[in-house]
RNA sequence: GUUUAAAAUAAAGCGCCGGGACUUAUCAGCUAUAUGCUGAUAAGUUGACGAGGACAGGGUUUAUCGAGUUAUCGGCGGAUGCCCUGCGGCUGACCACCGUUAGCUACCCUACAAAACCGGAAAGCGAUUUUCGGGACAAAGAGGGAGCAGGUCAAAAA
Numbered sequence: 001g002u003u004u005a006a007a008a009u010a011a012a013g014c015g016c017c018g019g020g021a022c023u024u025a026u027c028a029g030c031u032a033u034a035u036g037c038u039g040a041u042a043a044g045u046u047g048a049c050g051a052g053g054a055c056a057g058g059g060u061u062u063a064u065c066g067a068g069u070u071a072u073c074g075g076c077g078g079a080u081g082c083c084c085u086g087c088g089g090c091u092g093a094c095c096a097c098c099g100u101u102a103g104c105u106a107c108c109c110u111a112c113a114a115a116a117c118c119g120g121a122a123a124g125c126g127a128u129u130u131u132c133g134g135g136a137c138a139a140a141g142a143g144g145g146a147g148c149a150g151g152u153c154a155a156a157a158a
Base pairs, nucleotide, nucleotide: 014077015076016075017074019073020046021045022044023043024042025041026040027039028038029037030036049066050065051064055086056085057084058083059082060081087099088098089097092153093152094151095150103148104147105146107145108144109143117134118133119132120131121130122129123128
């Protein structure tokens, strides 16, 4: 260093990356005013900014909302989404609708962020990485209001 096994820790804009983008070096070619352009090879860097979201089991994949000087491109895996079932809420009971804050709404009111940005420190030839300070600005959601709130059954079956 590789492989196998076991244990522990860590996460949901979460983790990884062989495409791409960017950087450096070497070589080759082109051009010439060049700190130039193109290609190949090698080694690196990057590859999601927060808000929000969990009854249980199974299944499934392009699973909510905005911000951004928009590569946050693309790919793989995962995931609180969605579907089915169970249990539960509601009901006289069942379906529908929901999920323990447990009915819905295209309506009204109300709140909050981080990066980006600016200025520094450290590492690196560089791309860039880590970190400190300053400083704003969202939407959905949540909460409140307003409105709406259906179908089947009184027997049979088990």
This is a predicted structure of a 158-nucleotide RNA (glmS glucosamine-6-phosphate activated ribozyme aptamer) from Caloramator fervidus. Rfam family: glmS glucosamine-6-phosphate activated ribozyme aptamer. Gene Ontology terms of the family: regulation of gene expression and catalytic activity. Rfam's curators write: This entry contains a glucosamine-6-phosphate activated ribozyme that is found in the mRNA for GlmS. GlmS is an enzyme that uses fructose-6-phosphate and glutamine to generate glucosamine-6-phosphate. The ribozyme catalyses self cleavage of the glmS mRNA that is thought to regulate GlmS activity. By type it is a riboswitch. The prediction has a mean pLDDT of 80.